Two RNAs folded together computationally: RNase P RNA and transfer RNA, 454 nucleotides in total.
It holds a member of the Rfam family "Bacterial RNase P class A".
[in-house]
RNA sequence: CAAGUAAACCGGGUGACCGCGCUGGUAUCGCUCAUGCGGUAUCAGGGAGGAAAGUCCGAGCUCCGCCGGGCAGGGUGCUGGGUAACACCCAGGGGGGGCGACCCUCGGAAAGUGCCACAGAAACAUACCGCCCCGCAAUAGCCGUCCGUGCUAUCUUGCGAGGUAAGGGUGAAAUGGUGAGGUAAGAGCUCACCGCGCUGAUGGUGACAUCAGUGGCGGGUAAACCCCAUCUGGAGCAAGGCCGAAUAGGAGGACCACAGGCGCCCGGCCUGUCCUCGGGUAGGCUGCAUGACCCCAAUGGUAACAUUGGGGCUAGAUAGAUGGUCACCACUCCGAUUUUUCGGAGCACAGAACUCGGCUUACAGGUUUACUUGGUCA
RNA sequence: GGGCCGAUAGCUCAGCCGGUAGAGCAACGGCCUUUUAAGCCGAUGGUCCUGGGUUCGAGUCCCAGUCGGCCCACCA
Numbered sequence: 001c002a003a004g005u006a007a008a009c010c011g012g013g014u015g016a017c018c019g020c021g022c023u024g025g026u027a028u029c030g031c032u033c034a035u036g037c038g039g040u041a042u043c044a045g046g047g048a049g050g051a052a053a054g055u056c057c058g059a060g061c062u063c064c065g066c067c068g069g070g071c072a073g074g075g076u077g078c079u080g081g082g083u084a085a086c087a088c089c090c091a092g093g094g095g096g097g098g099c100g101a102c103c104c105u106c107g108g109a110a111a112g113u114g115c116c117a118c119a120g121a122a123a124c125a126u127a128c129c130g131c132c133c134c135g136c137a138a139u140a141g142c143c144g145u146c147c148g149u150g151c152u153a154u155c156u157u158g159c160g161a162g163g164u165a166a167g168g169g170u171g172a173a174a175u176g177g178u179g180a181g182g183u184a185a186g187a188g189c190u191c192a193c194c195g196c197g198c199u200g201a202u203g204g205u206g207a208c209a210u211c212a213g214u215g216g217c218g219g220g221u222a223a224a225c226c227c228c229a230u231c232u233g234g235a236g237c238a239a240g241g242c243c244g245a246a247u248a249g250g251a252g253g254a255c256c257a258c259a260g261g262c263g264c265c266c267g268g269c270c271u272g273u274c275c276u277c278g279g280g281u282a283g284g285c286u287g288c289a290u291g292a293c294c295c296c297a298a299u300g301g302u303a304a305c306a307u308u309g310g311g312g313c314u315a316g317a318u319a320g321a322u323g324g325u326c327a328c329c330a331c332u333c334c335g336a337u338u339u340u341u342c343g344g345a346g347c348a349c350a351g352a353a354c355u356c357g358g359c360u361u362a363c364a365g366g367u368u369u370a371c372u373u374g375g376u377c378a
Numbered sequence: 379g380g381g382c383c384g385a386u387a388g389c390u391c392a393g394c395c396g397g398u399a400g401a402g403c404a405a406c407g408g409c410c411u412u413u414u415a416a417g418c419c420g421a422u423g424g425u426c427c428u429g430g431g432u433u434c435g436a437g438u439c440c441c442a443g444u445c446g447g448c449c450c451a452c453c454a
Stems, first nucleotide, its partner, number of pairs: 001374010012329007020047001022045010049349001053360002056358005061236004065269007073232005078092005093106005107227002112225002114221003128168002130164003134160005139153004143148001176194006195217001196215008240286004250277005258272003279453003293312008331346006379450007388403004397434001406420004427443005
């Protein structure tokens, strides 16, 4: 210098003018017995995000009357740790990919069931071709008394009964792979090495690793049912609470064997309501801004993170405020220009709605750190 | 804001436990008829919303996204 890997961060700045809604102060007006409430003017302060998004997970908070048992249902899934919790994070392990930095992935198929279309002999117990042995027959030869269920055949043909998964062919997948021995031909049948399972020892908290012995060791699929381990009530701030206004405190139904915690069932206690239709309102306050909060330092820990100390306060709208114009600067592109410079255009994704922790998705452009590979120069 | 569904032919919808995607209507061609309609016969017509994954194989199973639709307040 080029190509790349991982992580962290920014995501326009300054000034002037006009405007929006919030909080506080002052002045003034109106209402009220008053505390106070509201309007107007003015001053001051602060006013979107890294994803505010998708609503995919996990919680806080609130309500559903309480407790127990069983069956379903759902989530997660290598190990250890972190955390309020998680499907998140950190560290490690196995497998796969990459020259590498690094990235991707993860329980069990030897508990059982199902499925594996087409093709193929066979997809779970199977012989189509081929190979081999035996028997019979044909054929040929031999023996011999011409007869003969006689003998032989390294070669050939047919039939029958077997053996064989090494070879061919089919398929996504064919009974562990390579080599040697062995055999009638073959085959873990035997042996060596590699792979796999089991047992033991050692190391490790553990996943697992290493070594030794041993078994000759028959597919795939669990993002199919399932098994194992573990977690798990439901609904959601339009939850819920208080005040005010208005209407028909109306009608029908279910009932104490009923209803009151999502799905079903059972038991016990407590309570008396529950469902549908119809009617009225479209108001205010609260929940709701100090929180598993943010920043800095020290300590412990490989790290995620935890503890301690110090400092900080950082949007609260309700049909929904957080904006617009101008000037200069920064960045990108285009045109003119020898350069300086001038002119024009652009500046992403996207907008809080009870609040957090994550994940995922979208994103113009830019910065930083660590590392890898290759090239060049000293 | 919160919750729940759906997307398959031009339209309305099926598609079970993964194995070559179907039905009705419409449109097209032919027969019948003097002609049209009706009827009969035939053939056509598919980005299974999009992308990725699991699997030998995905409309179907898993993940992410896009678009469309439905429901909800308070009072007595």